[in-house]
RNA sequence: AGCAUUAACUAGGGGUGUCCAACGAGCUGGGCUGAGAGAAAAACGCGUUGAAGUUUUUUAACCCUUCGGACCUGAUCUGGCUCAUACCAGCGUAGGGAAGUUAGAGACUCCUAAG
Numbered sequence: 001a002g003c004a005u006u007a008a009c010u011a012g013g014g015g016u017g018u019c020c021a022a023c024g025a026g027c028u029g030g031g032c033u034g035a036g037a038g039a040a041a042a043a044c045g046c047g048u049u050g051a052a053g054u055u056u057u058u059u060a061a062c063c064c065u066u067c068g069g070a071c072c073u074g075a076u077c078u079g080g081c082u083c084a085u086a087c088c089a090g091c092g093u094a095g096g097g098a099a100g101u102u103a104g105a106g107a108c109u110c111c112u113a114a115g
């Protein structure tokens, strides 16, 4: 002097699934997995011949940020397993995907000087 791991700050990206159920007029409650399945508002939609939402915005938590498997697409994918999601393997050397600054540190690397 450089640099991996690490921390902080700022900025950015991302997902929200699955199962069960009564009640009876509203759009709820409970269980499971997971780091995370939260809250509020609006619009649209569905339903009372019997429901168990969709999208957007704001926000909380969480995860991830190119050494990128956070997450999206293919995909209502294929095999195993499960009530199902999840999980494991494949697809997958696939196509996409959001970063800067500072600090510190080591038993690391390099350079220089002196002995």
Stems, first nucleotide, its partner, number of pairs: 001109002003106001006103005011065004017032005026046002038059007071096003077090004